[in-house]
Context: one part of a larger RNA
RNA sequence: UGACGGAAGGGCACCACCAGGAGUGGAGCCUGCGGCUUAAUUUGACCCAACACGGGGAAACUCACCCGGUCCGGACACUGUAAGGAUUGACAGAUCGAGAGCUCUUUCUUGAUUCGGUGGAUGGUGGUGCAUGGCCGUUCUUAGUUGGUGGAGUGAUUUGUCUGGUUAAUUCCGAUAACGAACGAGACUCUAGCCUGCUAACUAGUUGCGCCGUGUUCAUACGCGGCUGUAGACUUCUUAGAGGGACAGGUGGCGUUUAGCCACACAAAAUUGAGCAAUAACAGGUCUGUGAUGCCCUUAGAUGUCCGGGGCCGCACGCGCGCUACACUGAAGGAGUCAGCGUGUGCUAUCCGGGCUCGGAAGAGUUCGGUAACCCGUUGAAACUCCUUCGUGCUUGGGAUUGUGGCUUGUAAUUAUCGCGCAUGAACGAGGAAUUCCCAGUAAGUGCAAGUCAUCAGCUUGCGCUGACUACGUCCCUGCCCUUUGUACA
Numbered sequence: 001u002g003a004c005g006g007a008a009g010g011g012c013a014c015c016a017c018c019a020g021g022a023g024u025g026g027a028g029c030c031u032g033c034g035g036c037u038u039a040a041u042u043u044g045a046c047c048c049a050a051c052a053c054g055g056g057g058a059a060a061c062u063c064a065c066c067c068g069g070u071c072c073g074g075a076c077a078c079u080g081u082a083a084g085g086a087u088u089g090a091c092a093g094a095u096c097g098a099g100a101g102c103u104c105u106u107u108c109u110u111g112a113u114u115c116g117g118u119g120g121a122u123g124g125u126g127g128u129g130c131a132u133g134g135c136c137g138u139u140c141u142u143a144g145u146u147g148g149u150g151g152a153g154u155g156a157u158u159u160g161u162c163u164g165g166u167u168a169a170u171u172c173c174g175a176u177a178a179c180g181a182a183c184g185a186g187a188c189u190c191u192a193g194c195c196u197g198c199u200a201a202c203u204a205g206u207u208g209c210g211c212c213g214u215g216u217u218c219a220u221a222c223g224c225g226g227c228u229g230u231a232g233a234c235u236u237c238u239u240a241g242a243g244g245g246a247c248a249g250g251u252g253g254c255g256u257u258u259a260g261c262c263a264c265a266c267a268a269a270a271u272u273g274a275g276c277a278a279u280a281a282c283a284g285g286u287c288u289g290u291g292a293u294g295c296c297c298u299u300a301g302a303u304g305u306c307c308g309g310g311g312c313c314g315c316a317c318g319c320g321c322g323c324u325a326c327a328c329u330g331a332a333g334g335a336g337u338c339a340g341c342g343u344g345u346g347c348u349a350u351c352c353g354g355g356c357u358c359g360g361a362a363g364a365g366u367u368c369g370g371u372a373a374c375c376c377g378u379u380g381a382a383a384c385u386c387c388u389u390c391g392u393g394c395u396u397g398g399g400a401u402u403g404u405g406g407c408u409u410g411u412a413a414u415u416a417u418c419g420c421g422c423a424u425g426a427a428c429g430a431g432g433a434a435u436u437c438c439c440a441g442u443a444a445g446u447g448c449a450a451g452u453c454a455u456c457a458g459c460u461u462g463c464g465c466u467g468a469c470u471a472c473g474u475c476c477c478u479g480c481c482c483u484u485u486g487u488a489c490a
Base pairs, nucleotide, nucleotide: 001490002489006485007484008483009482010481011480012479013478016474017473020438021437022436023435024434027324028323029322031320032319033318034317035315036314043054044053065310066309067308068307069306071304076119077118078117079116080115086113089108090107092105093104094103123298124297126296127295128294132292134286135285136284137282138281139280144183145182146181148179149178150159151158152157162174164173165172188275189274190273194244195243198241199240200239201238204235205234206233207232208230209229210227211226212225213224214223215222216221250264251263252262253261254260326431330390331389332388333387334386335385336384344375351370352369353368354367355366356365357364358363397428402423403422404421405420444466445465446464447463448462449461450460451459
């Protein structure tokens, strides 16, 4: 000095608690992991920091695993054989999963490209992440880290980097043998909210005018709706550029009347959410991201590569993330009414769909728009609201399991890709010990889009709609940081 342990004092955190909310743990199913099984059930990762993770939703491919079968994509050098031919390819039959001349029978064809040997390359989702790079994760979401000059000490080292107050913060005030600095924090970037001010818009609209319909009365007046009408005007709404705006600025308390904290007013806003992120580390993960890579292994009966089939999905069981529920704040049938993120036809792969017709539906046919603020599309989303039925009964709750019919994607659907119809109608009556997440447009409920994608979401990443209870504190538990102390240890 300190990854440690004992003790004391401060401070902090919903990966801690308190007050609560939603749960998970119980059921069925989905999915990952283990185990078992298996020709193979490829493999990595195992407390936080493995387990809906590898962007890992695998029918073939992927693919690494298993069972079989081809090919050489064995450069180059040396040497041998060799133009009287080194070698290559092949119909048919046998063989075979096979229209593999793979091998065999039979012969033709080819012409120095090859073939045999040796050396040596090359390839490898083979091994080693405990040989590595790079990237990521974590320690570690906290406030921490460092040197120059000076001071103290023989020195390692220490001071600076602090008694106190304050802050989300080693943030500031102040104190001060330190002074002046650097990284981190903050600032910054993106994002959300405001602008009747600027710049504009036939790829966005509004408002006039015109026409049509409807209601009070055919009424000229007024209200509502429609028009691929019109350009008369404009930019409030929409879009997006430049800017502005908030700074704890104002007032009142508290406070060394400092740093700042609290309240109120004015305000669109008085902590929007994310990104980035130091020093030192871990023998954390990745050689299965890479034509990044050392070494080892293998390299023609291949661990290279292609083809066919199977597997990764297998089921006495254990664990984790989830979905659906157990109903009346509900289910079913009608009707009503509203979003926001996105995406969309690919140098050779038909994408987003609208209208019409057929069909109960899934779906099919036809025609047309869109490489897009132009078309889908005002994305007429769901929960929600209204009416009716049901009436607490494993019930019209629940929708597992199974039978059957028809459809779609794909070369291929059996071990059922998905979706549709009819029938079937299991557990489940709110879940023990334990345990997770969370404080505001948050939790929860609810759907949508995208990623993956030929087809397939119970996943993930975003997006809006409805929208709370309870804190606004504490150090009791669990951890983290700092200080002091004593004693072992390195």
Molecule: small-subunit ribosomal RNA, 3' major domain
Organism: metagenome